[in-house]
A computed fold for a 73-nucleotide RNA from a Candidatus Aenigmatarchaeota archaeon, annotated as transfer RNA.
The prediction has a mean pLDDT of 82.
RNA sequence: GCGACCGUAGUCUAGUCUGGCAGGACUCUGGCUUCCCAAGCCAGCGACCCGGGUUCAAAUCCCGGCGGUCGCA
Numbered sequence: 001g002c003g004a005c006c007g008u009a010g011u012c013u014a015g016u017c018u019g020g021c022a023g024g025a026c027u028c029u030g031g032c033u034u035c036c037c038a039a040g041c042c043a044g045c046g047a048c049c050c051g052g053g054u055u056c057a058a059a060u061c062c063c064g065g066c067g068g069u070c071g072c073a
Base pairs, nucleotide, nucleotide: 001072002071003070004069005068006067007066010026011025012024013023020056028044029043030042031041032040049065050064051063052062053061
């Protein structure tokens, strides 16, 4: 340099093909329980890599960029 795949919360991840309220687990915060801690239970906070386009509507489709992994050279 060329090609393929990937990028969603502090961490891991579903959803993307087939556009329609962004979901789950762990962590964190508060509460219940307990003599205290842990565990358990209840509640809460928090995310679509960046820019543009298409659309009534984009995590999802299209274009460009950035980053990562792998292969080729």